Molecule: TPP riboswitch aptamer (THI element)
Organism: Parvularcula marina
């Protein structure tokens, strides 16, 4: 000096479904998150979208589980610290 890892700061991306009670509202299922400045994700990208009014299974029901998916898209900057190894210089 550069790489890597971890957190930090700022910025950005995303989803919010299903069932029951007549609505507001309340209850239940799954999940990190079912409208919270909470949760998740930011190219090492399955966070999330398209395909999809898709296909198989389970369930009261549902992206609930799996396929689809070695398919296509999809949102970044900074300053430090530490360790490891790499390069350069100096000393012995």
């Nucleotide at each position: 000096g550069a790489c890597u890892u971890u957190g930090c700061c700022g910025a950005g991306g995303g989803g919010c479904a299903c069932c029951c009670c007549g609505c507001c509202g309340g209850g239940g299922u799954u999940g990190a998150g079912a409208a919270g400045c909470a949760c998740c994700c930011u190219u090492u990208g399955a966070a999330c979208c398209u395909g999809a009014u898709c296909c198989g299974g389970c369930u009261c029901a549902c992206a609930c589980c799996g396929g689809c998916g070695g398919a296509g898209g999809g949102a970044c900057g900074g300053a430090a610290a530490a360790u490891g190894a790499c390069g350069a210089c100096g000393a012995c």